[in-house]
RNA sequence: GGGCUCGUGGCUUAAUGGUAGAGCGUCCCCCUUGCACGGGGAAGGCUGAGGGUUCGAAUCCCUCCGAGUCCA
Numbered sequence: 001g002g003g004c005u006c007g008u009g010g011c012u013u014a015a016u017g018g019u020a021g022a023g024c025g026u027c028c029c030c031c032u033u034g035c036a037c038g039g040g041g042a043a044g045g046c047u048g049a050g051g052g053u054u055c056g057a058a059u060c061c062c063u064c065c066g067a068g069u070c071c072a
Base pairs, nucleotide, nucleotide: 001071002070003069004068005067006066007065010024011023012022013021018055026042027041028040029039030038048064049063050062051061052060
């Protein structure tokens, strides 16, 4: 330098172009003498950045940034 894959809460990870969900973690309540386990609830994302297509984009297209991998 070129090809491919990927980028979504703190972490891991879903989502056929139609309200972005879940597990773990955090906080609160119940349970317990107390802790753990268990049960209930809450906060936490505008989906790497910018632009385009569309009535509507995490999803499709383009550029850029970053990570992994292969080739040179």